[in-house]
Context: one part of a larger RNA
């Protein structure tokens, strides 16, 4: 842009996509059928794997340059607290993302191929075929998964709003009104929009923008919220990660000493399951919608 007013929600499914499955082995059937024996099935059912596809993060593992702790060198400022050195290095690690982890990939129907048959003539027989009919594959089509009203035969259902009004300009006269000619049939003239075209404005469903955001996201898009509010931040609580903070007290190797005692920054214990931190779960209108 189209789908012949505009829009919102829910569908249908023409058509399109996919391979979503493939395979091994063991057990039962069964030492059965079969076979002199040696050997040795199948239909059907069950278990365990491998490859591939899709999804997920409760557990297991990885990462986790948010976070916590330890520690080396150096610098600031001695302590405390920090900067830099690939996150300095090391030990852990929530959420998230992941695989090495977990779950699913089942089955049914239709038409057929080779092939197997029924009935059956041509051709009194026979014949699966000529007419007709029944079966029959890991293959084909469909159910199941995904996209899909731009499917031009341009779909369906439900709901909402509109299908109007005002002003200005242009502009025609079917009809109507007035009028002229004519006996009339009829022929002219003028005015008039309730035709038409353009512009401006009003109303208006709904949508978009701005704003606060998201496990949604390259940008768009998508989804949520916007005070009739828990959308994000903050605060609080819960849960969780590190592993017991600073400071103080006691002890303390050791040092000093007038021998009375004093100091003691390593380290240990206590205050302290602390301190610090959180992308999680809630509550709360304090902040911003």
């Nucleotide at each position: 842009u189209g789908c012949u007013g505009g829009c919102u929600g829910c569908c249908u499914g023409a058509g399109g996509g996919g391979a979503a499955g493939g395979u091994g082995u063991u057990c039962c059937c069964a030492g059965u059928a079969c076979g002199a024996g040696a050997g040795g099935a199948a239909c059907g059912g069950a278990g365990c794997g491998c490859c591939g596809g899709g999804g997920c993060c409760a557990a297991c593992g990885g990462u986790g340059u948010a976070c916590c702790g330890g520690u080396u060198g150096u610098c600031c400022u001695a302590c405390a607290g920090g900067g830099c050195a690939g996150u300095g290095c090391c030990g852990g690690g929530c959420a998230g993302c992941u695989g090495c982890g977990c779950c699913c990939c089942c089955g049914c129907g239709g038409a057929u191929a080779a092939g197997g048959g029924c009935u059956g003539a041509a051709a009194g027989c026979a014949u699966c075929u000529a007419a007709g009919c029944c079966c029959g594959a890991a293959g084909c089509c469909g159910c199941u998964c995904c996209c899909g009203a731009a499917a031009a035969u341009a779909g369906g259902c439900a709901g909402c709003c509109a299908c109007u009004c005002g002003c200005c300009g242009g502009g025609u006269a079917a009809g109507g009104g007035c009028u002229c000619g004519g006996c009339a049939a009829c022929g002219g003239g003028c005015c008039u929009a309730u035709a038409c075209c353009g512009g401006c404005g009003a109303c208006g469903a709904g949508g978009g923008c701005u704003c606060c955001c998201g496990u949604a996201g390259a940008a768009g898009a998508c989804g949520g919220g916007u005070u009739u509010g828990a959308u994000g931040g903050g605060g609080c609580g819960g849960g969780g990660g590190u592993g017991u903070a600073c400071g103080g007290a006691u002890g303390g190797a050791g040092g000093c000493u007038u021998c009375g005692g004093c100091c003691g920054g390593a380290c240990a214990u206590c205050c302290u399951c602390a301190g610090c931190c959180c992308g999680c779960c809630g509550c709360u209108c304090c902040c911003a919608a």